Small-subunit ribosomal RNA from an uncultured Actinomycetes bacterium, 1383 nucleotides, folded computationally. Its mean pLDDT, the model's own confidence on a scale to 100, is 84. Its Rfam family is "Bacterial small subunit ribosomal RNA". Its family is annotated with structural constituent of ribosome and ribosome in the Gene Ontology.
């Protein structure tokens, strides 16, 4: 930087990623090389070999080879010399090297200091000495003892081993002076006292000794290395607050190398701590490493530098040094050996073992190098070290080839089928040869050391010893390494992880909330760039990934550089200790600051420059730098500190004065409820939404009277007052705090804050005693309710009051700590001064304290705050650090108790949050529609029939439609067809379409016949085709075959187009520009009136525009006019064109000179005149893959397709739609008037005849204003029925007909006769419908062969009811929201 809380914004906040880094592990892969690292776990336990020796020029003793002499039985044997290795005595080292990192929070480290309070073995330097004697003890012998490890007795010996005397240059104690210092102390001098030593090579010798080198003693001094002490620095926990007795001190003493309570006696009571003492926890500390822009924050592997441990624990011993890894003693665990009696051990040393783990290496070569120990030395140890071996653990560097090469090659993938990609990528052509292989040559590191030669010095010396030498010889673990060559050939050498976003890199396919992936958001329910493969692609590269930790991003603890009104976060309030902060001015000091030197700050790393491996890692040099700490010099502006001087403005006194529910105690007072006792009084009251319970004939409520008690203070009374908060309200007295103004006399910085501490602290609670009117938890009762442990009623304890004691909390809020200054103003009110003006209680002005609203500038996420700041600064406190868990356990203090305070974690979640914003929602206002309700009419819910749908049934009862918006809906009409279902019976290029190859004759067609249920099959007849062209032969049309392919009413409407329904014929959806506001988004469009309307007017940081309303189309209502077949006709009627006509125009009235709205003329029609069509942005993953078309996925002798029969018509039941009813406003019977839309030639079909009838039969008109369907029916007149399940009602059955049709058996529709069911107007519910409308009644049409109680129209007759509180939908403002798939 980004990702992630919202529908979206802005914050706040946390949670995750991108980076680096690692002693790493792990997973896939793995060509070299060079330089690094390499048990982080079990300081777990070890098998086996190495790691500490050396010295014979300290000593005895032993004495192989070899020499040399002698002897010899030739076998060898003695004598001297040599001197290898092995034991011992003895000197040095073994206290360093090397390892770990358990302990330890400590002068243990790091830093800088001090020791006048010490030691230092081997080095240097100086100075002096080394004279004399003793006795032992190993080894070896002898003997004993035990498995053993070892001991034990006798005996012998030597030293540079041990003891003594002797010297004393100095050294140490010590008495006295003297001088310097001062905390004990140093130096001089002086008394007196104590204590050293060891030889040993070489060589020469005239054997007497000289010389020279190591080596010994004792003193001074160096060097180096150590002890001690101190200041100062570096981890958590206060849920560790108090710790302490050798503990602080002090006087003696003893101890040490030395101070010292290190110890000890005695004596005194102290020392440590909020600046963190004591206990816990965790940790070896640094140089430094890694991060990081820094400050910082983890970290302390390799490297260096202290410390600390060495199987646990303790102890001394020796020593210059130790309380000693590979040394002793006790003690413990363990392990091993035994003959059971004892014994032996101590890899945190190199390598190796076995355990442990995610995990960490060879039982290797070499002393050549460096370095260490010993030696005079030569040497000789040496697992310190230097090499090598394993591990991509990391760091570097190399390479796996380069150039060219388009038919863009096969093959892979994708694909719109056209191509695209892999891709110049391969092939092929040239060319290179590093690395690995192969051949040969072949190092630095070797400096030094031995030895020879040679020169010098010293000496008598050619011995020896010292120096020297460019001289010869030797000495190499690595290693025949590096490195140099030679040959061949592109040859042997590439993975691993990602591709949804963040975050670079996209398609198929396979799965289908399976299987799986995720770091976080989060993918995955059939079209997954997210899972798996494949293909391409991106990233890194002998390596990718992933895990596990640290830092960074994290300004997310904030010093740099956060905050606290609502996001988490101001202690309820105050007094106040410490403490941290402080007003003007002098004059002092110099701690803090500033500034210079000087000393330390190891090296190594880090940076800079040069160098050296072919380059880099890496390695070397040289500078910087190490920000720090200490001494020390100045400086005096600031801050501090001293003793200080001085001031008055901050702070506080005095003094006049004001207000005030401010606090305590006493005391008073009336209205009110209540209850008592009494009078009037009579059937109730009470109390609710309605009610009950309760009270009340034993007299209630009501009403007067008189009386007891409690406990609160009506008006006044105010965003007035007072208090520090809690909090304080009759009225009078006492006592008592604060506060304001005013004057300016006095103090003179006396001030602010304010951790602990300490006081106050509403209510409700507790204790002890009082007191108890009324309220009123608990509790009973009535009620509500599904339930009601509730809300509402009737009782009622505790308790509210008082007294004293406790409790300690709150939304204790202004959610806003205290004190100071500074920063625009306006208006209101409470207390005071002051001016002014006044008769004045008034009113005007300024000031001050307070209380309040608005409001600039800033401020703030944003709302909002703005002299009462949340602004602008400064002091001091307290708090905060994701949500939850958790105002919570556990400790702790505090309470009589309830409980209060302080306060975690495990788990768990990506989020919790704040403001504001447009929506949706509200049993939240407001204003306004609609047949929404109310009024009304007429119905449905009940009856039987129709239809549809559920259900169940069936082989099948094919599919879709599911609240409104499915259910007489797709279906505008399933007997076969339809048909998509079921049984069965055929066909496979198919029932249809088209290419292309082959082959056919004529084919197509059409009869008859067999087999069959038909689909088909055989078989045979009849026909013998068109077009071009001389022909040959080509097309065209068929049919048969073989190939692409047809072909699905199969799937998914949630892949989709297009239609379609719904909110809703509602009045809305919107854009440009502009302005507002970090932003989402507002503004327009909100507001005031209209209106059916976002309709119009008016206003207005908008102005304007789109889609929607209106209007424009049709129909219809009046009139004119044209033309007309029909009609008998005509001014008319009717049909069809055209046109007028309504526009609030006119008048009156209201309103705002608007829109508009009311009335009224006129007119046929008045305020859109009725009605159609016309349906904004959008919602509903609504509805249709089964109208159509489509993706995709499934089928292919089947899921296609043909064909018979059956099914969609089934029926115990629900439900939805209709139709007929249930009569009398009616049935029935006769007569009898009046429509309009329509339709018609495979068609209506008159008239006539036949029959009861359905219809039949003939057959005129009619392609239609002509003819037909076509008698309309409700109506009217007349009769009849007379309230009956009937002359209502008309299912259900039976017969006998009629009509369509290939065919009415499942299954049509009509007629006659005959039956004559349920049903008396229909619970709870529930539709429809505002006028030619509901209701009534009939025509017609479209499907259609037939089949209407559906539909979709047309007319005839024609009412009722006018309100906006409710109920449903809806518009628009506003108002709360924790919904947002949005109640």
């Nucleotide at each position: 930087g980004a990702g992630u809380u919202u529908g979206a914004u802005c914050c706040u906040g946390g949670c995750u990623c991108a980076g680096g880094a690692c002693g790493a592990a792990c997973g896939c892969u793995g060509g070299c090389g060079g330089c690094g690292u390499g048990c982080c776990u079990a300081a777990c336990a070890c098998a086996u070999g190495c790691a500490a020796g050396u010295g014979g020029a300290g000593c005895g003793a032993c004495g192989a080879a070899c020499c040399a002499g002698g002897c010899u039985u030739c076998g060898g044997c003695c004598u001297g010399g040599g001197g290898c290795a092995a034991a011992g005595c003895c000197g040095c080292g073994a206290a360093c090297g090397g390892g770990u990192g358990a302990g330890u929070a400590a002068c243990a480290c790091g830093u800088g200091g001090g020791u006048a309070a010490c030691c230092u073995g081997c080095c240097c330097c100086g100075a002096u000495g080394a004279u004399u004697g003793g006795g032992a003890c190993a080894a070896c012998c002898c003997g004993a003892g035990g498995a053993a490890a070892c001991u034990c007795g006798g005996g012998c010996u030597a030293a540079u081993a041990c003891c003594g005397a002797a010297u004393g240059u100095g050294c140490c104690c010590u008495c006295c002076g003297a001088c310097c210092a001062u905390a004990a102390g140093g130096u001089c001098g002086c008394u007196g006292g104590g204590g050293a030593a060891a030889g040993g090579a070489a060589g020469c010798u005239u054997c007497g000794g000289c010389c020279u080198c190591c080596g010994c003693a004792u003193c001074g001094g160096g060097a180096u290395g150590g002890g001690c002490c101190c200041g100062c620095g570096g981890c958590c926990c206060a849920u560790u607050a108090g710790c302490u007795u050798g503990u602080u001190g002090g006087u003696g003493a003893g101890g040490u190398a030395a101070c010292g309570g290190c110890u000890c006696a005695c004596c005194a009571a102290g020392g440590c701590g909020a600046c963190g003492a004591u206990g816990g926890g965790u940790a070896g500390c640094u140089g430094g490493u890694c991060u990081g822009a820094g400050a910082g924050g983890a970290c302390g592997a390799u490297c260096a530098g202290c410390c600390a441990c060495a199987c646990u624990g303790g102890g001394a011993c020796u020593g210059a040094g130790a309380c000693a890894c590979g040394g002793c003693c006790c003690a413990g665990a363990c392990u091993c050996c035994u003959a059971c009696g004892g014994g032996a051990g101590g890899c945190a040393g190199c390598a190796g073992u076995g355990g442990g783990g995610a995990a960490u290496c060879u039982u290797g070569c070499g002393c050549a190098a460096u370095g260490c120990g010993c030696g005079a030395a030569a040497g000789c140890g040496u697992g310190a070290c230097g090499c090598a071996g394993c591990a991509a653990c990391g760091c570097c560097g190399c390479g796996u080839g380069g150039g060219g090469g388009a038919a863009g090659a096969a093959g892979g993938c994708c694909u719109u089928c056209g191509g695209g990609u892999u891709g110049u990528a391969a092939a092929c052509c040239c060319c290179u040869u590093u690395c690995a292989g192969u051949u040969g040559g072949g190092a630095c590191g070797a400096a030094g050391c031995u030895u020879c030669g040679c020169c010098g010095g010293u000496g008598a010396a050619u011995a020896g010893c010292c120096g020297g030498u460019u001289g010869g010889a030797g000495u190499g673990a690595c290693g025949g390494u590096a490195c140099c060559u030679u040959c061949a050939g592109a040859a042997g050498a590439a993975g691993c992880c990602c591709c949804g976003g963040c975050u670079a890199a996209c398609u198929a396919c396979g799965u289908g909330c399976c299987a799986g992936c995720a770091g976080c958001c989060g993918c995955g329910g059939u079209a997954a760039u997210a899972c798996g493969u494949a293909g391409g692609g991106g990233g890194c590269g002998a390596g990718c990934g992933u895990u596990a930790u640290c830092c960074a991003g994290a300004u997310u603890u904030a010093c740099u550089g956060g905050g606290c009104g609502u996001a988490a976060a101001g202690c309820g309030c105050g007094u106040g200790u410490a403490g941290g902060c402080g007003g003007c001015u002098g004059g002092u000091u110099a701690a803090g600051u500033g500034u210079g030197a000087u000393g330390u700050g190891a090296a190594a790393u880090c940076c800079u420059c040069g160098g050296g491996c072919u380059c880099a890692a890496c390695c070397c040099g040289a500078g910087a730098a190490c920000u720090g700490c200490a001494u020390u010099g100045c400086a005096a502006a600031c801050u501090g500190g001293c003793c200080u001087g001085g001031c008055u403005c901050g702070a506080g006194u005095g003094c006049a004065g004001g207000a005030g529910a401010g606090g305590g105690a006493a005391g008073c007072g009336g209205a009110a409820u209540u209850c008592c006792a009494g009078g009037u009084g009579u059937a109730g009251c009470g109390g609710u939404g309605a009610a009950a319970u309760g009270c009340g004939u034993a007299g209630a409520u009501a009403u007067c009277u008189g009386g007891a008690g409690g406990a609160a203070c009506a008006c006044c009374a105010g965003u007035g007052g007072c208090g520090a908060a809690g909090g304080c309200g009759g009225c009078u007295u006492c006592c008592u705090g604060g506060c304001c103004u005013g004057u300016a006399a006095c103090u003179g910085a006396c001030g602010c804050u304010g951790a602990g501490a300490c006081g106050c602290g509403a209510a409700a609670g507790c204790g002890u005693g009082g007191g108890g009117a009324g309220c009123g938890a608990a509790c009973c009762g009535g009620a509500u309710u599904a339930g009601a442990u509730a809300c509402c009623c009737g009782g009622g304890u505790a308790g509210u009051c008082c007294a004293c004691g406790c409790c300690c909390u709150a939304a204790a809020c202004g959610u806003u700590g205290c004190g100071a200054a500074c920063u625009a103003g306006g208006u209101g009110u409470u207390g005071g001064u002051c001016g002014g003006a006044u008769u004045g209680a008034c009113c005007c002005g300024a000031u001050c304290a307070g209380u309040g609203c608005c409001g600039c500038a800033g401020c703030u996420a944003a709302c909002g705050c703005a002299u009462u700041a949340a602004g602008u600064u400064c002091g001091c406190c307290g708090c905060c650090u994701g949500g939850g868990g958790a105002c919570u356990a556990c400790g702790g203090c505090c309470g009589c108790a309830a409980g209060g305070u302080u306060a975690a974690a495990a788990c768990u979640c990506a989020a919790a949050g704040g403001a504001a914003u447009a929506g949706g929602c509200g049993g939240g206002g407001g204003c306004c529609c609609g047949c929404a309700c109310a009024a009304g009419c007429a119905g449905c819910g009940g009856a039987g029939c129709g239809u549809g749908u559920g259900g169940u049934u069936u082989a099948a009862u094919u599919c879709g439609a599911g609240g409104c918006g499915a259910c007489g809906c797709g279906a505008a009409g399933a007997a076969c067809c339809u048909u998509a279902c079921c049984u069965g019976g055929g066909c496979u290029u198919g029932a249809c379409a088209u290419g292309c190859a082959g082959a056919g004759g004529a084919a197509a067609u059409g009869c008859u016949c067999u087999c069959g249920a038909a689909a088909g099959u055989g078989a045979g007849c009849a026909c013998c085709u068109c077009c071009c062209g001389c022909a040959a032969g080509g097309g065209a049309u068929c049919u048969c075959u073989g190939u692409g392919c047809a072909g699905g009413u199969g799937g998914u409407g949630c892949a989709u187009g297009g239609c379609u329904g719904u909110c809703g014929u509602c009045a809305g959806c919107u854009c440009g520009u502009g302005c507002c506001g970090u932003g989402a988004g507002g503004u327009g469009u909100u507001g005031g009136g209209u209106u059916a309307a976002g309709u119009c007017c008016c206003g207005c940081a908008a102005c304007g525009a789109g889609c929607g309303c209106a209007a424009c189309c049709c129909c219809u209502g009046u009139c004119c006019u044209u033309a007309g077949u029909u009609g008998a006709a005509u001014u008319u009627u009717c049909u069809a064109g055209g046109g007028a006509g309504a526009c609030u125009g006119c008048c009156g009235g209201g309103c705002g000179a608007a829109a508009c709205c009311c009335g009224g003329a006129g007119g046929a029609a008045g305020g859109u005149g009725g009605g159609g069509a016309u349906g904004a942005c959008g919602u509903c993953a609504a509805g249709u893959c089964c109208g159509c078309a489509u993706g995709c996925c499934c089928u292919u002798u089947a899921u296609g397709u043909c064909c018979a029969g059956g099914g969609c018509u089934a029926c115990a039941c629900a439900c939805a739609c209709g139709c007929u009813a249930c009569a009398a406003u009616g049935g029935c019977c006769g007569g009898u008037a009046c429509a309009a839309c329509g339709g018609g030639u495979u068609c209506c079909g008159a008239c006539a005849c036949g029959g009861c009838g359905a219809c039949g039969u003939g057959a005129a008109g009619g392609c239609a204003a002509u003819c037909c369907c076509u008698u309309a029916a409700a109506g009217c007149c007349g009769g009849u029925c007379u309230c009956a399940g009937u002359u209502c009602g008309g299912a259900u059955u039976g017969c006998a007909g009629g009509c369509u049709g290939c065919a009415a058996c499942u299954c049509g529709c009509c007629u006659g006769c005959a039956u004559g069911a349920a049903g008396u107007c229909g619970g709870a519910g529930u539709u429809g419908c505002u006028a030619g409308u509901a209701a009534a009644c009939g025509c017609u049409g479209g499907u259609c062969a037939g089949c209407a109680c559906a539909c979709a129209g047309c007319g005839u007759u024609g009412a009722a009811a006018c309100g906006u509180u409710c109920c449903c939908g809806g518009g628009c403002c506003u108002u709360g929201c924790a919904c947002a798939c949005a109640c």
About this RNA: RNAcentral holds the sequence, with entries from ENA.